[in-house]
RNA sequence: GCCAGCAUAGCUCAGUGGUAGAGCAUCGGUUUUGUAAACCGCAGGUCGUGGGUUCGAAUCCCUCUGCUGGCU
Numbered sequence: 001g002c003c004a005g006c007a008u009a010g011c012u013c014a015g016u017g018g019u020a021g022a023g024c025a026u027c028g029g030u031u032u033u034g035u036a037a038a039c040c041g042c043a044g045g046u047c048g049u050g051g052g053u054u055c056g057a058a059u060c061c062c063u064c065u066g067c068u069g070g071c072u
Base pairs, nucleotide, nucleotide: 001071002070003069004068005067006066007065010024011023012022013021018055027041028040029039030038048064050062051061052060
C1' cells in the first nucleotide's frame, strides 16, 4: 500500500427494515445467628462519528475513527 471482518448496557453477546434484549455483574428485597448460595425486583443504551436511502434504519449504502486478521 491492497483486501476482509468487527464496533449494541460495566463485561460477554443476541437482535438482518416496524416498541432495543439476554446472561453475568451492580443496587434493593425475601430467606439465614451471620456469610455464601438460591429466589424476586429495580436501574443501567443518544446501537463508534458524520451523511444518504426509506413512511420508518442497530439493521441497507457511503465517509471517517478505532481494533483484529490476511496479502505484498
Molecule: transfer RNA
Organism: bacterium